[in-house]
RNA sequence: GAACUGAAGAGUUUGAUCCUGGCUCAGAUUGAACGCUGGCGGCAUGCCUUACACAUGCAAGUCGAACGGCAGCACGGGAGCAAUCCUGGUGGCGAGUGGCGAACGGGUGAGUAAUACAUCGGAACGUGCCCAGUAGUGGGGGAUAGCCCGGCGAAAGCCGGAUUAAUACCGCAUACGACCUACGGGUGAAAGCGGGGGAUCGCAAGACCUCGCGCUAUUGGAGCGGCCGAUGUCAGAUUAGCUUGUUGGCGGGGUAAAAGCCCACCAAGGCGACGAUCUGUAGCUGGUCUGAGAGGACGACCAGCCACACUGGGACUGAGACACGGCCCAGACUCCUACGGGAGGCAGCAGUGGGGAAUUUUGGACAAUGGGGGCAACCCUGAUCCAGCCAUUCCGCGUUAGUGAAGAAGGCCUUCGGGUUGUAAAGCUCUUUUGUCCGGAACGAAACGGUUUGCGUGAAUAGCGCCGACUACUGACGGUACCGGAAGAAUAAGCACCGGCUAACUACGUGCCAGCAGCCGCGGUAAUACGUAGGGUGCGAGCGUUAAUCGGAAUUACUGGGCGUAAAGCGUGCGCAGGCUGUUCUGUAAGUCAGAUGUGAAAUCCCCGAGCUCAACUUGGGAACUGCGUUUGAAACUACAGGACUAGAAUAUGUCAGAGGGGGGUAGAAUUCCACGUGUAGCAGUGAAAUGCGUAGAGAUGUGGAGGAACACCGAUGGCGAAGGCAGCCCCCUGGGUCAAGACUGACGCUCAGGCACGAAAGCGUGGGGAGCAAAAGGGAUUAGAUACCCCUGUAGUCCACGCCCUAAACGGUGCACACUAGGUCUUGGCGGAUUCGACCCCCCCAGGGCCCAAGCUAACGCGUUAAGUGUGCCGCCUGAGGACUACGGCCGCAAGGCUAAAACUCAAAGGAAUUGACGGGGGCCCGCACAAGCGGUGGAGCAUGUGGUUCAAUUCGAAGCAACGCGCAGAACCUUACCAGCCCUUGACAUGGCAGGACGGGGUCCGGAGACGGGCUCCUUCACUUCGGUGACCUGCACACAGGUGCUGCAUGGCUGUCGUCAGCUCGUGUCGUGAGAUGUUGGGUUAAGUCCCGCAACGAGCGCAACCCUCGUCUUUAGUUGCCACCAUUUAGUUGGGCACUCUAAAGAAACUGCCGGUGAUAAGCCGGAGGAAGGUGGGGAUGACGUCAAGUCCUCAUGGCCCUUACGCGCUGGGCUACACACGUGCUACAAUGGCGGUGACAGUGGGCAGCAAACUCGCGAGAGUGAGCAAAUCCCAAAAAGCCGUCUCAGUUCGGAUUGUUCUCUGCAACUCGAGAGCAUGAAGGCGGAAUCGCUAGUAAUCGCGGAUCAGCAUGCCGCGGUGAAUACGUUCCCAGGCCUUGUACACACCGCCCGUCACACCAUGGGAGUUGGAUUCACCCGAAGGCGCUGCGCUAACCCGCAAGGGAGGCAGGCGACCACGGUGGGUUUAGCGACUGGGGUGAAGUCGUAACAAGGUAGCCGUAGGGGAACCUGCGGCUGGAUCACCUCCUUU
Repeated sequence: GAACUGAAGAGUUUGAUCCUGGCUCAGAUUGAACGCUGGCGGCAUGCCUUACACAUGCAAGUCGAACGGCAGCACGGGAGCAAUCCUGGUGGCGAGUGGCGAACGGGUGAGUAAUACAUCGGAACGUGCCCAGUAGUGGGGGAUAGCCCGGCGAAAGCCGGAUUAAUACCGCAUACGACCUACGGGUGAAAGCGGGGGAUCGCAAGACCUCGCGCUAUUGGAGCGGCCGAUGUCAGAUUAGCUUGUUGGCGGGGUAAAAGCCCACCAAGGCGACGAUCUGUAGCUGGUCUGAGAGGACGACCAGCCACACUGGGACUGAGACACGGCCCAGACUCCUACGGGAGGCAGCAGUGGGGAAUUUUGGACAAUGGGGGCAACCCUGAUCCAGCCAUUCCGCGUUAGUGAAGAAGGCCUUCGGGUUGUAAAGCUCUUUUGUCCGGAACGAAACGGUUUGCGUGAAUAGCGCCGACUACUGACGGUACCGGAAGAAUAAGCACCGGCUAACUACGUGCCAGCAGCCGCGGUAAUACGUAGGGUGCGAGCGUUAAUCGGAAUUACUGGGCGUAAAGCGUGCGCAGGCUGUUCUGUAAGUCAGAUGUGAAAUCCCCGAGCUCAACUUGGGAACUGCGUUUGAAACUACAGGACUAGAAUAUGUCAGAGGGGGGUAGAAUUCCACGUGUAGCAGUGAAAUGCGUAGAGAUGUGGAGGAACACCGAUGGCGAAGGCAGCCCCCUGGGUCAAGACUGACGCUCAGGCACGAAAGCGUGGGGAGCAAAAGGGAUUAGAUACCCCUGUAGUCCACGCCCUAAACGGUGCACACUAGGUCUUGGCGGAUUCGACCCCCCCAGGGCCCAAGCUAACGCGUUAAGUGUGCCGCCUGAGGACUACGGCCGCAAGGCUAAAACUCAAAGGAAUUGACGGGGGCCCGCACAAGCGGUGGAGCAUGUGGUUCAAUUCGAAGCAACGCGCAGAACCUUACCAGCCCUUGACAUGGCAGGACGGGGUCCGGAGACGGGCUCCUUCACUUCGGUGACCUGCACACAGGUGCUGCAUGGCUGUCGUCAGCUCGUGUCGUGAGAUGUUGGGUUAAGUCCCGCAACGAGCGCAACCCUCGUCUUUAGUUGCCACCAUUUAGUUGGGCACUCUAAAGAAACUGCCGGUGAUAAGCCGGAGGAAGGUGGGGAUGACGUCAAGUCCUCAUGGCCCUUACGCGCUGGGCUACACACGUGCUACAAUGGCGGUGACAGUGGGCAGCAAACUCGCGAGAGUGAGCAAAUCCCAAAAAGCCGUCUCAGUUCGGAUUGUUCUCUGCAACUCGAGAGCAUGAAGGCGGAAUCGCUAGUAAUCGCGGAUCAGCAUGCCGCGGUGAAUACGUUCCCAGGCCUUGUACACACCGCCCGUCACACCAUGGGAGUUGGAUUCACCCGAAGGCGCUGCGCUAACCCGCAAGGGAGGCAGGCGACCACGGUGGGUUUAGCGACUGGGGUGAAGUCGUAACAAGGUAGCCGUAGGGGAACCUGCGGCUGGAUCACCUCCUUU
């Protein structure tokens, strides 16, 4: 600084992260459609589909001033009484002749990929009307429509005869221009009509003159049109070759005009990878939409061009057409018909049918603008201007405004307090846009016309033209816009959404149902996601949905992407075209840059203004149109031409290393086979075996021989090669590389689409060869099976020659070339330097091969002078996953197959790297009664108890691997009790509130009943406070709120609990590292029971855990001394009493243990080992104590609690029954099987505990359970209470003197009551059982084992549970294995986390698709046949007015009909190519909550996997050969880093 104003992201792959990558959303837009809704106005748009078919009306006529005329109308005139007739005389005018127009305007987009369009140029053209100029417009002739007459036909229409005019037609004359020419010359025109008129002529008409309009010839112009060129203009190469009038030439024809435009001849060209040809699609442009832009998509309306007009062909007329509302022919279709024949073409405006998701009135007017005709008036004009319909778009307005809290009612929610709807409504006060009614009322209209001044023309004051003045007429829209007035809030709000993205939340209903969904995803009983409601959010006469385009998408990347592992480097090289290319000088000016100029239509966009009240809309001026052309200039860069150079490249000379390649020869070791000898029973093979070989002599061993293949050691991150690949030694031939010197050439270079060559293994063909190995095959094993892994055999093949194949994880997963950018180290080859006697060692340079790292890069991993860094050049390749290294087509191949390479359909992911876990039939380290070493059990028996199952009216319910099962239950006869049957109650057994009444309560008794309950009698008793009114508590009755529920959901919850696990872990703050998830700390070296401690360390600290603090046991001390104790002194039957408190004990407080001390070891640490002392020694024993978390673990039946459900019952009460059942199965126990025992005897010795509705001594009775009586004791006092194992004796190995089940019988006790269903006692009975299969449990010391005692619960009822003491062992080498756990590390395709994931066949359903005998269409091509109309060529018997000859007859010229020919549309026949539909059957593919078979892959996935190839197999797959690491683990080698 008028015309610069402009760039946003989100969701979704994961446990989480970063990246890659697709899908989806938010925006804008539309000729839209659909759903719901709908007040007004303005502006604009409105068949996108069937270029499908069309009824009806209209859309192109006009001129009487070209003509003959006059049907119809009006006027005049004439005749006639009238009806009426006559009359072109006038206005005018149907039909006709003639002129102009009809080629414009209007429609549509079928065709067309170039005969088109856009832009810019060009030369060989035409042009009616228009403009300017020049010259003319003289004189004749013959016809013909119409009209009339006749005829044919249904009609359309046609034929014949007679007559007639012209601005119709034809000669003649003239010819400034024009045209032709042989330059002499020749050819070719015309038309009149109208107005006016003074003189002159004429009877008249008129002549004549003039003006106007015409006409003829010609020149120029304008505008328009035809033609040519250049550049640009969609997709497909699974279309690669196309072309014979094809390309060019000569000659001719033809056209308005250049040209193979056409023809004859000649030549053989022309086009194509810079994409010809073919196929598909498509009108092109200005522009429109979107976008920051670059781009992308589109081509409605408006404007320019093109093409088309029922389909195909054709010409005629004309200035212009091969003609939308013209003609001819062919075809299809429709209509009329008298059946003979005719008519038609809405892709004009309306309109109809049809198609479709879908697109308007059979309107008005020529008033305006424009067009045609005309002198004009005027006529015509579905162009146009208006109106109508549609919310189709855009724009504007309205549906009220103010006030109004009792925050009304109603609705909804609620924690019941309230909140919200909500100033919203009502009410009050105003206003009146829109709508309604009344009245007024436009702009758009100015011209043409008329009158007239002036000027021009002219003789003219006619006429005509121009400038001006005056003036008449003309409005479809429309009585519309607009203005004024009246009444009156009166006439006017919906739609979508409310899980995230994305603004907006609650209740109810539903219960993986119904449904939603753009993506992610919601719904399986508490759904902000479905449906409804309330509320809210957004937009608003609209709102949503669907479809479509661009954007976001840097997701095709020009701006602006990539290729080691995500998709992506061709297996490798050579190399034509192409692309790119060193230093320097000169020139040129193609690219490039600058100036000028032409063009880039208008409209659109943008800017500044203007007009409709604003806006949309319209409009003036500008800017812009990024482009193309012409021209002038510049010369840096690129290019081109010429010259020079040597740094790139190459050559020559010399040197060196090498498994580089090809051919020939040759050596030794080993395997196998053969022969012979020795020799005897096995050999071979495996996890173990077997098949196999061997007494017919194997294997072993010795000698000799045969044959094939491969080359140990050297040997190596070694060397060579383009890659594949290459290995004994010698010879021949041969390619490449390196180094040194610096001679020579002088940019000769780099890369490379197509092309060519090479290309492991397997495989193929032919011929050899064949020792070993070994797909296939056979056999043996293994196994549930084993088409495998293992074993024994064994054929192709492996080897050679020749010819194919051409693929690999052909990998460094890394294209080639060049340049630049820190180092260190090892190694191969070579030169040089220094040094040495020499070899090393050392320094430097060049060329290779490795490792580690800087900067930088990278998503990370990693790469890092051998780049994946920084750049340049060129090539190849990628664009979500699957389908698919596939199909079809093509090319190659003998085949196998290779190369090239899709789509439908399905999904919302598929992937890369890294992280944390978890897991591994991965590794390392370490713990634990984990194993081992031991002791004792369980599993067998009987019984007890719990569970499952079954049964039942009910067998209430829960617990379910460890971590359910002597568990809830510390104790079911009733009760408990929740279950079942029956009988009852309904404000209830229980709580609070209201009203009324009353005290209430307790005892006894009677009746009915199973009882609950119901009905009586009777006795006792009479609450608290008080202001004396009453109130409260309590009871009864009534009504309603409510109670009640062991009903459901432990997956809605709280609380509590189990478990991993008393395992050593789990975290945080700050800092640091990493893009991040995360890491570090917490890893490492030691050590510990321990994340215990020490050291180290980018960490430093801290928390929850560990440990300690707490309780208890063990030692001692102090204090205290009854109910305890008794050494001393007395005493007694007795610590009984006195006495004492020393001891024991009791119970309170202390002490003590800390690796403190010593030695060793370790690192001088932490610690460990040993020792001393000590009651106790390295946490002294035991207990309590349970981190972050896991298991949707357990419990709604302890309790609490949300929600749901029941309410004369799913609540309450009662009686009886059940929880106690019993073919079975399991768990946990008890008792046993016996002598370490049973039985008998016996004056041994504990501790913890409990006791008043209680424990109960002593005494008596009973065989006993027990009974009677009852001292003592609310307890260190009394009682339970006897401890038992022990000790002594006996029994002597047996179903027993073991064992005690079962059963009978008699009892006892508790209790309202022992039938179902208690415990105990006595007598009798005397079952199984002789130590327990597979398997499995506990325990490491006062432990196991064994022995008894106590307690809770409880009226009674333990073999269970919780405690107590007595006696009192064995073993632990050790950590290989099983199980569980901790730490580090590794792999992972797992994360619901290995009880994971996941592959293929088969079966079923559905979907799309390939092949397919064929079949039905379309397109196209070739050959042949036919050949309409038509123009052309030839002919022209016949016919023929104008001109010529001729007096005439007649003839000629010319013309017409007709005939023939070539061309050609449609049609026909046959063949080919291509495309689409259908197609029995068939192939694979995809998808689908719970199908079958196996287990291939992911961990070393249990045989490492994968690639190529070949064979085999139900299937995943297996095996052979070669290759890869994208293989774990262990060991070794080399190298690197650090010391």
Predicted 3D model of a 1539-nucleotide RNA (small-subunit ribosomal RNA) from a Burkholderiaceae bacterium. Rfam family: Bacterial small subunit ribosomal RNA. Its family is annotated with structural constituent of ribosome and ribosome in the Gene Ontology. The prediction has a mean pLDDT of 85. The sequence is in RNAcentral, with records from ENA and SILVA.